[in-house]
Context: one part of a larger RNA
This record gives sequence, structure tokens and C1' cells, in this order.
RNA sequence: GGUAUAUGGUGGAUGCCUUGGCAUCUAGAAGCGAAGAAGGACGUGUGAACCUGCGAUAAGCUCCGGGAAGCUGGUAACAAAGCGAUGAUCCGGAGAUCUCCGAAUGAGGAAACUCAUUAAUUCGGCACUGAAUGCAUAGGUGCCGGAAGCGAACGCUGGGAACUGAAACAUCUAAGUACCAGCAGGAAAAGAAAGAGACAUCGAUUCCGUGAGUAGCGGCGAGCGAAAUCGGAACAGCCCAAACCGGGAUUCGUCCCGGGGUUGCGGGCGCCUCGAGUUGAAAUAGUCUAGCGGAACGGCGUGGAAAAGCCGGCCAUAGAGGGUGACAGCCCCUUACGCGAAAGGCGAAAUAGACGUUGAGAGGUGUACCAGAGUAGCACGGAGCUCGUGGAACUCCGUGUGAAACCAGGCGGACCACCGCCUAAGGCUAAAUAUUCCUAGAUGACCGAUAGUGAAGUAGUAGGGCGAUUGAAAGGUGAAAAGAACAGCUGCGAGCUGAGUCAAAAGAACCUGAAACCAUAUACUU
Repeated sequence: GGUAUAUGGUGGAUGCCUUGGCAUCUAGAAGCGAAGAAGGACGUGUGAACCUGCGAUAAGCUCCGGGAAGCUGGUAACAAAGCGAUGAUCCGGAGAUCUCCGAAUGAGGAAACUCAUUAAUUCGGCACUGAAUGCAUAGGUGCCGGAAGCGAACGCUGGGAACUGAAACAUCUAAGUACCAGCAGGAAAAGAAAGAGACAUCGAUUCCGUGAGUAGCGGCGAGCGAAAUCGGAACAGCCCAAACCGGGAUUCGUCCCGGGGUUGCGGGCGCCUCGAGUUGAAAUAGUCUAGCGGAACGGCGUGGAAAAGCCGGCCAUAGAGGGUGACAGCCCCUUACGCGAAAGGCGAAAUAGACGUUGAGAGGUGUACCAGAGUAGCACGGAGCUCGUGGAACUCCGUGUGAAACCAGGCGGACCACCGCCUAAGGCUAAAUAUUCCUAGAUGACCGAUAGUGAAGUAGUAGGGCGAUUGAAAGGUGAAAAGAACAGCUGCGAGCUGAGUCAAAAGAACCUGAAACCAUAUACUU
């Protein structure tokens, strides 16, 4: 020096545990903000570092309701001083207060400050005033109302990649994805046929299944990829413009207001016949925001401890779950079930009310007044559709050109004819659908501290970076602190040894305590 064994040390694996996470589902809510938000700064306690709460009325103030014997938040004890059956602390509802910064809004500014002293900007409406310039207008002043900023996803719109795939690459793909911008709502968007379909019909939109990886598109490569139908979810339809009538104004062109009217087996309008519905509260029921009641067990021995074992009982619309010194239906909290609101939120059905016989709606007949124009179409250039220019319709943009008027027009995949469907160039519209920052509940062949969120502890903390940003580690004594009085060694340090506590030192560097590694002892070996 090595090997082996034993005993320790070191170390923190493993096992067990869970305060924290993850995922899914159901219900609610889906906004907050100039009445100053979100987010912060600084304060605020008897002693107060951080967290939490709160705001100079500062771990709080007032009222109402609940509830109960204790209380003065947590780490976190201790001391002191208090509060409470005249009902505190605590829980729910309503109100008051609410420094400074922040859209930040009097001006400035290197946020939480300075200077000022009543004050930002902008949009709409009204009133007053009022230039060049006579009327006017611009402008100015005042009042009233709105906007702004923040927010997880979902939504619509305007822009819009590349890596990648094509085994290279350019059309193509990725993908109208990521990302940027704008705007909105609790959903958004879409939506009552100038539709789909096929010679039969259907009857707004949206979503799911099917159709179907079909028809198609495609350097016909890689790939992309419908629709009708059918089966479901949910269902809801309406309003203008115009003709016409009346009123008002008029620069005589027309304009404004009211009525009327709103569609395609045509409608409107005039005449004739028939004749009834449409809309719909406030409040209330209910429900949410505290709570209340809520069955049934004892003994024996073992043990530190009984809930385990044994013996004998009981309840059950409750044997879900959690806790309690080991495994508890009957010990505790709960659970099934039943009950409950002064105050605030949400909120039906039904009814009252309103409109309608001065005609909703239906049929017949007549008339040819009206029915969305720089529109449709066309040409060129693009885009969207399964459709990459193709025979390329259809839809939507840009530039140019540019109709018809119901005997009309658009469409049915070039185009034409026949046949059929439908009425563009105005608008609104619940539900079925999407999402989850947030609240409540439930569930898990989800994790169990190198896992599960980055975060089970000061966590977006410590730390890094000029900055945009980046970003950890770190859980477990015990049933209970009973957290080791007292004594000895000592540097009156650490540590150790007694003593004591405990079921056990599990002794705070604390459950278990593997291996590497270190040491000691013994044996063998060089």
C1' cells in the first nucleotide's frame, strides 16, 4: 500500500408523508376605470424585520344581520396594556375614510417629486360671442354629456413572415400559421336567398355527425381538399328607402316632418269580399352573498397512547371525507336530509298596461306609379373559393368604361338556346357555438420535493445583466416542547460526559438514513 470483515464518521439516496401543484368536468361570472382603475411608492402596531390587512379615521371607523365565550392577524413566542353576556374577536351585507404615483388630466418631471393654486386634451349637443369682410364663417367663452387606461383566452378586421416539406430548389408547402396593429362583446361573427339543387324539390344563420380523404386542385410532385344531401343541436323573424297621402320650408331645383309600405307560385298602389291578433313590464316567486338543526358505544386485556383485538350493543334518506397519541358509521368536524336573510346582487312564468276593426292578415280583380347607379356588367391587374389561368363560372378589391326598369334583372361552372331558381347595389336580429384572468363545487389506473407550476419556506424572491430580460436552491424532532433543570471537563467557546424528559433521543446540523468517500480495529497479503 492492497483485500476482507466489523464498528463508526461523512453523505442524503430510498421508503413513508403532504401544506403545493397538474388535468378534466359542472355551475356562476365574464369586466374594472375621470365617482381616478390595474399596478405600485410611502406609511400604519405598546415593543415591529418581513408577510397579510388597512390609509393621517391607517391589522382599522359606522349601521344592519349571523354567531358565540373568548379576543388584541401570520412567522412567533415573550413582556406590557387592554377589550368582552350593555354580546367582543370572528363571518356576511351596506356605508364612511381612502396619503403620493400611475390613463394621470394645472405646468414641469429622472414615477411616487418640484412649481403653481382650481386648472389637461378631445368628440357630440346647446347657448352666448365673433375676425379678415357687409351678411356670414373660422375662431373664442360657458354649460351638459361622452371618450381615454388596464385586463387570461375566445372573436372580427387591416397587415403578414421564415425555418420546414418537396429527401436539392424557384411555382407549391409551412400558412393566411407565428407575429404586429385596430376594434368589440359576454360571447363575437354570420343571418332571413339576385341561395342551394336538378327537371324533383328544399326554404335565414350557426354548430356537431355523415357525406369523405369522396368530387376535385396539384412542378398532377410534395401535398392541399370541398359542397349539396341525410341524421342531430337550436330555432324567429323583422325594419328602412321609393311610389302615394297630409303638413311645413323653398333660392321653385327641391328639402324636412308625419302617415303609408317592405315583396318574387310576384309585391306595392286602386276597388270588391272575408275579418284578429301583436307587444309586454314594475314587482313577486325563486336564487346567490353569513349561517342553523342533524342519528347511534360501552366494557375487557395489550400498549406510551386504542380507533386495532376480544365481548356485548346501537344508528343509518347519514358506512363520502378529514381529524383525534396505531386502523373510529356511533369521540370531534362533517355527511344524508331539513331549515334560514335586516341588507345587497341576479331574477322568471303569469298578469297589469300599450298598439290594433280609422283593418293585422287572406282571396279576387284592375292599374303600369314605385321597388337601393358611377351600381350591375365589361376590359385590364389581383385576391378568395377544392379550383396554382385553366374551358374558369361564382364572390371580393384596384384602374378604366358603363346598362336595364318587371314585356325588367341576376344565377344555374366558358358561351348560346330552352327550361328552372331567385330579386343585388340599405339595415337589425335571440338560441344552438368558442374561451376561462376570476368564484364555487366535484372528480382523477395525475405528481409526491431532481417529481408536480419557475415557485409546497422571503418566489418571479435571492442572485446575474447598462438594459430588453434572466432566474435558482431550500419540505419532515415528537402524540405533546415534555426543546434537556442541575453538575463536570473547557477558551467558562464549540463539543462532550453525567443527570433528567420521552414509547424511543427522535436532541433541534433533529423520521428513515443506501452508496461513493474517510477513519479505527482485526485477519490475510506485497